Lysine riboswitch aptamer from uncultured Veillonella sp., 162 nucleotides, folded computationally.
The model forms 96% of the base pairs in the Rfam consensus.
It matches the Rfam family "Lysine riboswitch aptamer". From the family's description: Riboswitches are metabolite binding domains within certain messenger RNAs that serve as precision sensors for their corresponding targets.
The source organism's lineage runs through Bacteria, Negativicutes, Veillonellales, Veillonellaceae and Veillonella.
The RNAcentral record of the sequence draws on MGnify.
C1' cells in the first nucleotide's frame, strides 16, 4: 500500500402497519350580503350572465414533515453543502433519481438562527455530557492490564493474508 473479515450503540437507512397532527383546514354545494377586481413566479386564467373577499349551513380530504411497533439491509452505516444531467411542469421553481463534490467518529443536553401548520422534526453555529477507537504522558504493576490527564479523526481503528 492492497485484499478479506470485523467492532462501536438510546448506532444508521429502507419498507410496512397503526394512531395522531395537518383539519373541521383546502375543496365542492346551498343561502345571504356586497359590487370590481382577482388567482399566478411567468405564461395565462376567472369575473358585472356578479368573480375575489365576508357570513351561515351541509359534505369533507390529501401531500410534504414526524411518533411507535414489526420486517429487512447495513457499520460512511448515513446525513449534509454545492454543482452537472435526467424525470416531473405549458416554462421555471420545488421535489425525485443519478453522478461528482464539501463537512461530520457516534449518541445526547442547553442556547441562537433558519425551515415548518407545529412547542414535532431537521439543518447550521456555539457550549457541555456520555461513548467507541488510536497516539502520548503519569500512577499501580513482573508482564499484560487498569485508572487518570492531554491530543487526533472514519482518508480512523482491530484481526488475517499479500
Nucleotide at each position: 500500500u492492497g485484499a478479506u473479515a470485523g467492532a462501536g450503540g438510546u448506532g444508521c437507512g429502507a419498507g410496512u402497519a397503526u394512531a395522531a397532527a395537518g383539519a373541521g383546514u383546502a375543496a365542492u354545494c346551498a343561502u345571504g350580503a356586497g359590487g370590481a377586481g382577482u388567482a399566478g413566479g411567468c405564461a395565462u386564467g376567472c369575473a358585472u350572465u356578479g368573480a375575489u373577499c365576508c357570513a351561515u349551513g351541509a359534505u369533507a380530504a390529501a401531500a410534504g414533515g414526524g411518533a411507535u411497533g414489526c420486517u429487512u439491509g447495513c457499520c460512511g452505516a448515513a446525513g449534509u453543502u454545492c454543482g452537472g444531467u435526467g424525470a416531473u411542469u405549458g416554462c421555471g421553481a420545488c421535489u425525485c433519481a443519478u453522478c461528482g463534490u464539501u463537512c461530520u467518529g457516534g449518541u445526547u443536553g442547553u442556547c441562537u438562527a433558519u425551515u415548518u401548520a407545529a412547542u414535532a422534526g431537521a439543518u447550521a453555529g456555539a457550549u457541555g455530557a456520555c461513548u467507541g477507537u488510536c497516539a502520548u504522558c503519569a500512577a499501580u504493576u513482573u508482564g499484560a492490564a487498569u485508572u487518570g490527564g492531554u491530543g487526533g479523526a472514519g482518508u480512523g481503528c482491530u484481526a488475517u493474508c499479500a